[in-house]
RNA sequence: CUUCGUUCUCGGGGCGGGGUGAAAUUCCCCACCGGCGGUAAGAACUUUAUGUUUAAGCCCGCGAGCGUCUAACCUUGGUUAGAGUCAGCAGAUCUGGUGUGAUUCCAGAGCCGACGGUUAUAGUCCGGAUGAUAGAGAGCGUGA
Numbered sequence: 001c002u003u004c005g006u007u008c009u010c011g012g013g014g015c016g017g018g019g020u021g022a023a024a025u026u027c028c029c030c031a032c033c034g035g036c037g038g039u040a041a042g043a044a045c046u047u048u049a050u051g052u053u054u055a056a057g058c059c060c061g062c063g064a065g066c067g068u069c070u071a072a073c074c075u076u077g078g079u080u081a082g083a084g085u086c087a088g089c090a091g092a093u094c095u096g097g098u099g100u101g102a103u104u105c106c107a108g109a110g111c112c113g114a115c116g117g118u119u120a121u122a123g124u125c126c127g128g129a130u131g132a133u134a135g136a137g138a139g140c141g142u143g144a
Stems, first nucleotide, its partner, number of pairs: 001143001004141007016030004031124002033113002035062004042054004057111002065089002067086001068083007093109005115127003
């Protein structure tokens, strides 16, 4: 410096005010929040190096969840186990400015958010979940 293996640790935020009502953190008005990797013209720092760090909810991917499929069992929709070479749901951005170059910068206006529960419809409450996982870091071994 780096390949592979292995162990450990870490690994999601948010309803405050008002209205209606028998009842709403679920509806209405004003609010609040933004996982992981990549990309980068902004920013910070320095040894000034095509350096390092950081920078997108809605650009490219990933993840959990739902669904689907397969098997077994119970019996006709359930339980358990497995499957991502199952992407079906899997969300959502425009306008103006600068510029060689921006859905990333600056300005403005928008938009989105699993499943089950609930005296009333939930991104924010409760639950599966003291779970799982995208990944991040460190140690040890290994290789050059």